A computed fold for a 1522-nucleotide RNA from Dokdonia pacifica, annotated as small-subunit ribosomal RNA.
RNA sequence: ACGAUGAAGAGUUUGAUCCUGGCUCAGGAUGAACGCUAGCGGCAGGCUUAACACAUGCAAGUCGAGGGGUAACAUUGGUGCUUGCAUCAGAUGACGACCGGCGCACGGGUGCGUAACGCGUAUACAAUCUACCUUAUACUGGGGGAUAGCCUUUGGAAACGAAGAUUAAUACCCCAUGGUAUUACUGAAUGGCAUCGUUUAGUGAUUAAAACUCCGGUGGUAUAAGAUGAGUAUGCGUUCUAUUAGCUAGAUGGAGAGGUAACGGCUCCCCAUGGCAACGAUAGAUAGGGGUCCUGAGAGGGAGAUCCCCCACACUGGUACUGAGACACGGACCAGACUCCUACGGGAGGCAGCAGUGAGGAAUAUUGGACAAUGGAGGCAACUCUGAUCCAGCCAUGCCGCGUGCAGGAAGACUGCCCUAUGGGUUGUAAACUGCUUUUAUAUGGGAAGAAUAAGUAGUACGUGUACUACGAUGACGGUACCAUACGAAUAAGCACCGGCUAACUCCGUGCCAGCAGCCGCGGUAAUACGGAGGGUGCAAGCGUUAUCCGGAAUCAUUGGGUUUAAAGGGUCCGUAGGCGGGCAUAUAAGUCAGUGGUGAAAUGCUGUGGCUCAACCAUAGCACUGCCAUUGAUACUGUAUGUCUUGAAUUAUUGUGAAGUGGUUAGAAUAUGUAGUGUAGCGGUGAAAUGCUUAGAUAUUACAUAGAAUACCGAUUGCGAAGGCAGAUCACUAACAAUAUAUUGACGCUGAUGGACGAAAGCGUAGGUAGCGAACGGGAUUAGAUACCCCGGUAGUCUACGCCGUAAACGAUGGAUACUAGUUGUUUGGUUUUCGGACUGAGUGACUAAGCGAAAGUGAUAAGUAUCCCACCUGGGGAGUACGUUCGCAAGAAUGAAACUCAAAGGAAUUGACGGGGGCCCGCACAAGCGGUGGAGCAUGUGGUUUAAUUCGAUGAUACGCGAGGAACCUUACCAGGGCUUAAAUGUAGUAUGACAGACUGAGAGAUCGGUUUUUCUUCGGACAUAUUACAAGGUGCUGCAUGGUUGUCGUCAGCUCGUGCCGUGAGGUGUCAGGUUAAGUCCUAUAACGAGCGCAACCCCUGUUGUUAGUUGCCAUCGAGUAAUGUCGGGAACUCUAACAAGACUGCCGGUGCAAACCGUGAGGAAGGUGGGGAUGACGUCAAAUCAUCACGGCCCUUACGUCCUGGGCCACACACGUGCUACAAUGGUAGGUACAGAGAGCAGCCACGUCGCGAGGCGGAGCGAAUCUAUAAAACCUAUCUCAGUUCGGAUCGGAGUCUGCAACUCGACUCCGUGAAGCUGGAAUCGCUAGUAAUCGGAUAUCAGCCAUGAUCCGGUGAAUACGUUCCCGGGCCUUGUACACACCGCCCGUCAAGCCAUGGAAGCUGGGGGUACCUGAAGUCCGUCACCGUAAGGAGCGGCCUAGGGUAAAACUGGUAACUGGGGCUAAGUCGUAACAAGGUAGCCGUACCGGAAGGUGCGGCUGGAACACCUCCUUU
Repeated sequence: ACGAUGAAGAGUUUGAUCCUGGCUCAGGAUGAACGCUAGCGGCAGGCUUAACACAUGCAAGUCGAGGGGUAACAUUGGUGCUUGCAUCAGAUGACGACCGGCGCACGGGUGCGUAACGCGUAUACAAUCUACCUUAUACUGGGGGAUAGCCUUUGGAAACGAAGAUUAAUACCCCAUGGUAUUACUGAAUGGCAUCGUUUAGUGAUUAAAACUCCGGUGGUAUAAGAUGAGUAUGCGUUCUAUUAGCUAGAUGGAGAGGUAACGGCUCCCCAUGGCAACGAUAGAUAGGGGUCCUGAGAGGGAGAUCCCCCACACUGGUACUGAGACACGGACCAGACUCCUACGGGAGGCAGCAGUGAGGAAUAUUGGACAAUGGAGGCAACUCUGAUCCAGCCAUGCCGCGUGCAGGAAGACUGCCCUAUGGGUUGUAAACUGCUUUUAUAUGGGAAGAAUAAGUAGUACGUGUACUACGAUGACGGUACCAUACGAAUAAGCACCGGCUAACUCCGUGCCAGCAGCCGCGGUAAUACGGAGGGUGCAAGCGUUAUCCGGAAUCAUUGGGUUUAAAGGGUCCGUAGGCGGGCAUAUAAGUCAGUGGUGAAAUGCUGUGGCUCAACCAUAGCACUGCCAUUGAUACUGUAUGUCUUGAAUUAUUGUGAAGUGGUUAGAAUAUGUAGUGUAGCGGUGAAAUGCUUAGAUAUUACAUAGAAUACCGAUUGCGAAGGCAGAUCACUAACAAUAUAUUGACGCUGAUGGACGAAAGCGUAGGUAGCGAACGGGAUUAGAUACCCCGGUAGUCUACGCCGUAAACGAUGGAUACUAGUUGUUUGGUUUUCGGACUGAGUGACUAAGCGAAAGUGAUAAGUAUCCCACCUGGGGAGUACGUUCGCAAGAAUGAAACUCAAAGGAAUUGACGGGGGCCCGCACAAGCGGUGGAGCAUGUGGUUUAAUUCGAUGAUACGCGAGGAACCUUACCAGGGCUUAAAUGUAGUAUGACAGACUGAGAGAUCGGUUUUUCUUCGGACAUAUUACAAGGUGCUGCAUGGUUGUCGUCAGCUCGUGCCGUGAGGUGUCAGGUUAAGUCCUAUAACGAGCGCAACCCCUGUUGUUAGUUGCCAUCGAGUAAUGUCGGGAACUCUAACAAGACUGCCGGUGCAAACCGUGAGGAAGGUGGGGAUGACGUCAAAUCAUCACGGCCCUUACGUCCUGGGCCACACACGUGCUACAAUGGUAGGUACAGAGAGCAGCCACGUCGCGAGGCGGAGCGAAUCUAUAAAACCUAUCUCAGUUCGGAUCGGAGUCUGCAACUCGACUCCGUGAAGCUGGAAUCGCUAGUAAUCGGAUAUCAGCCAUGAUCCGGUGAAUACGUUCCCGGGCCUUGUACACACCGCCCGUCAAGCCAUGGAAGCUGGGGGUACCUGAAGUCCGUCACCGUAAGGAGCGGCCUAGGGUAAAACUGGUAACUGGGGCUAAGUCGUAACAAGGUAGCCGUACCGGAAGGUGCGGCUGGAACACCUCCUUU
């Protein structure tokens, strides 16, 4: 370059990711069915189920030119005569029945059977037949006896017969003739592929014929050849099951005979014992096969309707006859089942032909027309027959085509629907309206092709028979296709879908209901997922659904997959068949490649062309049909044969190595037991104990003895072995491995189905042995329980010999062999060399790493890399390694090994979190060290519970409980009882009415409320104002804090939470943020594939601590002065204190030490203050569906003479009880009495109140000052003095009685305070638990908010006095970082296992009951062929009869196989909230798991051996980097 035109994915496992892996979807197809809908035409197709049963009609006849003839019809002729009837005549056309010929074996139907030479393909017949047809040759002579019909008689209901007489033929028989026929024998020639074939000569034997005639011919006989059709044989191909492994007696072969068209055990006698099978015999199941059809890029997979070829069948089974051909769909005989007729004696039938009926079923058509065409049978022909065929009818069953109009038309109309609703959007150029067209429908008219010819007539050609030419009847479909004219948008659109996949969105209704769903999944009050509507999307006379097949699915992988951890390497080796196999040479040509020939039917497919207006459809030409067979050639590779080689393999020799194996001998330590001694009260065991042993002397200790089992140290990623496995020493025997030598053989090799051997532990059998250990078992503990973990005992077993078993996490979870592919570093055992340091070279055994591979983890010369060969195994999870069957085993059990049903996942690796009764580091009043409390008492207050008409509501671990509430007598108030109102309040609009209303007095009433009396607007006349009333808008502390906003608590003032760019990783993600230091701190430094940045930390802000400057009133008063009893009281002062504004100051800045630095240490210096000086405000990303709809706001829902609102009274204050938070105490560090000091902050006019006076007092009455640095308030603890003297007190003050004060409309429920009296519990508080690290705890008083008053002992502030202790981080709690494990992700309040109980489903076993098909044995045995016989019939051919063999069918019997059903029973699966425990996942709280044995309600526990797919800690070894 030619050629080739052909290949798409998505959803779903997870918090997220990558992979493995299943499920599901998008496509195409159908003999389809169902739902909704429906205008037309063309071409196709139409019982897939019951090979179920069939009424009725039709589907095979024809020939008179074979024959005897004449029943019917017609013609002609005759006769009778009642002139239109009867009758006669085979005379003519014809023809019922009969004899005869040909056909009926084709055409048409169906798919039962069949796994087979049935079919397909390719061959063979030298082992065969073939009617009609064609060609060629020869012949066609002479005789004979019957028979049907017809006629007569006769039986029977019928079907159907019987007897007699008579007759013909192309029916039947005999004789003759004959050859290129057949056969026997004798020769010759020639060919082949073995048997043999062909040609030819001679001799003998055996068989033929039919007539008719228009005289042209047609027929008949024999032989040969052709064609066609059939038969037989062979190679190759042709479903599933091994849970079917052995099958076979005419079976396999031989000689002979019979039979057949023909070969052959096809059949028979005899002989031999073979034949088939793991390359799947036999058995079972299923099934007609092919061309082809569907799908697919292809390879494949699925199917076998219509059309064509072959086969098989014709009610079921058997049998033969006739014939060229049948063992015969519309023929025969017999048997059986069924149906029908019957006079009960006997008969008839076979739609899987075309229509049609019933039945079955989801489901499949007319009891139509015609032989016009094509084809078939008969015939000389005309013609007859033909449900073959050609047509029509029904059905959207499919494919194809056409139409239901086209153009203009915005006021973007009305309606509908939606919204952010005075307005928009959408339906939508859609409609209306204007113009145009007429396919189709309707009406009218015209109108085909399909027809070629036959008979006959005429003509031409040659040879009177054929061929050709011309003329010449005939159309079921059908007045159909088609054409023309008229008419008028006129006659014609639905179905499915709209969450994602998947094109297309909103509203209403519903409220885990109703429902949807192919998968994922929607629905629990805002559903694009249900139902409806509007709108949209797709396809369209169809559209959807269901079923089935292929595809996607590389999800059985030849093309084109895998097996360390996802499913999957056999436990290991030996070895048979098989598969594969080193170098060179020669030969051959089986595989392989190329050429040629034959075949691969037609149709189908593809391409070109053509015909129906196009298309579907059809015609024609070419190609293809990838295959098979034959032949010729090539010879690289493979094979085969021969020869040769040495490198694979093996042998030999030498030198070595080792826990290799078997058997024997032997050693010491330890343990136990026994004896004896010493010795005395305990020993032993555990978290702590107890059981147990011990004064009958244990434990301990000494000596001696006995027994069995196992071999410390060496000892190690050591060594050996095929694996399991192997360990004191030594001897014997046996085997292996390595190196060296190039000595020997010369490919002898690798792998290995079936098979064989070995094979831990447990277990089994027999016989021994038994020290220790130790399933089961007993006891003691623990516990809610404890069939366990722990302890004390202890049997089997563990040990030996022999024999079984045959499995393990039998693991490197990695089959074996060979070759190749970068390195570094150990170690074991050899060899060579050496300068003795080392270097090199084999074979093993480890670690790390490159490339590569891998989903990743990882692997990496000991591959999981690159290749080749062989074996084994896998195909979603569960059910299940289960059931059944079989094999093995003494048993336990092992091996092989399903299905129904069920789920949409199960799983691997890695990631981020969370969690751990994992680890490391760090912090915190977390513990510890201290101080003081709570828990005990009384009271206050809040909560629960209870009560109640109501005890309104909310808050409920930490993070509710002196909380919302920083003030419940009424009000508040939301609750309850009772009585009222229906728009009360605010505002606006519109309308109407009035000039009021309000106020004052008064009546009823509990009050709200309802009455009565009285007084009474302005005006510029437009109205204003007020009230009432009507209408519209209200109101709700009703629900949902799980629809919300806002606000708040908590983790937590913990140090974290993130981003950009870059880099790493397939990815989720990681890095940064880790590491080493340091810090209160992700604070800072160093290092660094990271470099930077943000929100947090810190700082900036406020108060406080020091100083300065400025300013001095109401504050201050040192100095000067005045005055007082006294006081900054006054003049003055601006120093001090103070006030309140601005500055300064602290930064590890300086010094020393340590350190690379950051930083840390120091009784350092200085300083008022020293290492964030002390407090406050400040709360990152987020968590808890945390709290609040009752502060407020707000979506949705609910109520509307009430769930709204007003009023009176009550309740929120109840009281067997429980809890939280506080106050006061229990006393002497105290009480009481008297005296004397010192604050700060805050508040005050309906207020704080000096002072005076009265009262014991709470207070009352007067009354200055102060809206406040000016006035108002005694600080208390403390200190001094006195008293009390340890008591229920001079402690403590509850409770109760009495009397009062104040506030308020009102102190009964239900206020505070005062006085007198009373004088309870309580003597320091169990288990448990709280706060606090310095001006802190403790203790003392003061103030304020709320507020008429106050249940305040509460809350929030203020100052006074003023400690103790911290060794430290083991432990408890909380938190941060790093790391580790995980089956968790709603995240441990997680997940999850098993029994039991309930419901449903499929299934195994099972006494028994009941079917089915097949085989075996025995008995019986129809029809019929064959054989034999035959005294009967026949001239003969032949027949009847009788006998025999075989067989369909029937009967009996015992087994095997395979179904259905079943009392009862076993496990399994599934199912919103059942029971018991907690086995597994974290070290899952006793690490888990595997095999085995025992035990237990259950998960499970324990013993023995094994594995790491165990965490943590310590140590050792090795490696990498520096």
Record summary: The RNAcentral record of the sequence draws on ENA and SILVA.